[in-house]
Molecule: transfer RNA
Organism: Candidatus Tayloriibacteriota bacterium
RNA sequence: UGCGGGGUGGUGUAACGGUAGCACGUUUGGCUCUGGACCAAAAAAUCGGGGUUCGAAUCCCUGCCCCGCAG
Numbered sequence: 001u002g003c004g005g006g007g008u009g010g011u012g013u014a015a016c017g018g019u020a021g022c023a024c025g026u027u028u029g030g031c032u033c034u035g036g037a038c039c040a041a042a043a044a045a046u047c048g049g050g051g052u053u054c055g056a057a058u059c060c061c062u063g064c065c066c067c068g069c070a071g
């Protein structure tokens, strides 16, 4: 440099163009003599910019970053 794949809460991972979900973690409450475990609840995310569309995590363009292959 070219080609391919990827970027979503703190972490991992889903999501026909139509309410961004699940698990772990965190916080709060319950339970307990205390802690853990368990139960309940809450907070927390779509890499940046532009476009298409009634509507974009998803489609298009461009940039950035990561991984692989080739040179």
Stems, first nucleotide, its partner, number of pairs: 001070007010024004018054001026042005047063005